[in-house]
Context: one part of a larger RNA
RNA sequence: CACGGCUAAGGAACUAGGCAAAUUGACCCCGUAACUUCGGGAUAAGGGGACCCCGCGAGGGGCGCAGAGAAAUGGCCCAGGCGACUGUUUACCAAAAACACAUGGCUAUGCGAAAUCGUAAGAUGACGAAUAUGGCCUGACACCUGCCCGGUGCCGGAAGGUUAAGAGGGGGAGUCAUCGCAAGAGAAGCUCUGAAUUGAAGCCCCGGUAAACGGCGGCCGUAACUAUAACGGUCCUAAGGUAGCGAAAUUCCUUGUCGGGUAAGUUCCGACCUGCACGAAUGGUGUAACGAUCUGGGUACUGUCUCAACCAUGAGCUCG
Numbered sequence: 001c002a003c004g005g006c007u008a009a010g011g012a013a014c015u016a017g018g019c020a021a022a023u024u025g026a027c028c029c030c031g032u033a034a035c036u037u038c039g040g041g042a043u044a045a046g047g048g049g050a051c052c053c054c055g056c057g058a059g060g061g062g063c064g065c066a067g068a069g070a071a072a073u074g075g076c077c078c079a080g081g082c083g084a085c086u087g088u089u090u091a092c093c094a095a096a097a098a099c100a101c102a103u104g105g106c107u108a109u110g111c112g113a114a115a116u117c118g119u120a121a122g123a124u125g126a127c128g129a130a131u132a133u134g135g136c137c138u139g140a141c142a143c144c145u146g147c148c149c150g151g152u153g154c155c156g157g158a159a160g161g162u163u164a165a166g167a168g169g170g171g172g173a174g175u176c177a178u179c180g181c182a183a184g185a186g187a188a189g190c191u192c193u194g195a196a197u198u199g200a201a202g203c204c205c206c207g208g209u210a211a212a213c214g215g216c217g218g219c220c221g222u223a224a225c226u227a228u229a230a231c232g233g234u235c236c237u238a239a240g241g242u243a244g245c246g247a248a249a250u251u252c253c254u255u256g257u258c259g260g261g262u263a264a265g266u267u268c269c270g271a272c273c274u275g276c277a278c279g280a281a282u283g284g285u286g287u288a289a290c291g292a293u294c295u296g297g298g299u300a301c302u303g304u305c306u307c308a309a310c311c312a313u314g315a316g317c318u319c320g
Stems, first nucleotide, its partner, number of pairs: 001314002004311002007308001009306002013304001018301001027049004035040001037140001051062004063067001075299007082291002087099002104137006115124003141286004146216003151213002153209005160204003166198002171193005178185002217235005244278001245275001256272005
């Protein structure tokens, strides 16, 4: 040093943090709160018992330091955050508040379905048929889910504008019979070029749609103390954040202020609202039960500590 055992007095003073260790423990009896989805919570908590002999029992007697005589075998309580739950995950640094989940919603699809793989044949979907299947979001349950369609997306519309290939072929150019003394002109044909006109979807345009992507204001004044502003004015916007919650897993200033807990509390709990920069299925607020989850407190217990000591085994060291 490693792994164990024991320890006076104290008992978390240790530490980022009770990490580690200790406590508790199986069984029987009594007893058991808030809360609750009435199932739970619950082995809640908190007490008592235990060996042998006689006796039906009440009871009586006996032994040991010790009777669940070894081993194995929950510490408990209070409050809060998050996630409803059982599950799943980074094989080998993360097990969680992440993923999934039952529930809810939107959307596509009428069947040779949509969707997916494949050049295709073909296959999955499905030997299914809208109480079905695919995609996206939400995430038990309770109470709810406000306003905005201006932008982007999606759906619908077809009058007008724009618009490709193609169709079309006015006109022009070259060549050449022919005409002309020459300069030149130049039919038909062939070659080249090519105007007007016509021409779909899309886009522009017109509507709808937010549990689609998303968004949800500023300044000034005003009440018989002061303060504040129910109220008024004005500018802008598609509309200006409703209910609920709020220094929060979100609060910079900030250790905000007040209350609780402590002798003393940047953490914690309850409030306030001045929300730098909460907010309603990128869901809002609650919530019994659950959690090797995170945070704060208490009780029991302890070598975590004050502060170390001793013992056992192993390693090491010295000698052989």
Large-subunit ribosomal RNA, domain IV from a mouse gut metagenome, 320 nucleotides, folded computationally. The full RNA is in RNAcentral, with records from SILVA. The coordinates come from a structure-prediction model, not an experiment, and the mean pLDDT is 88.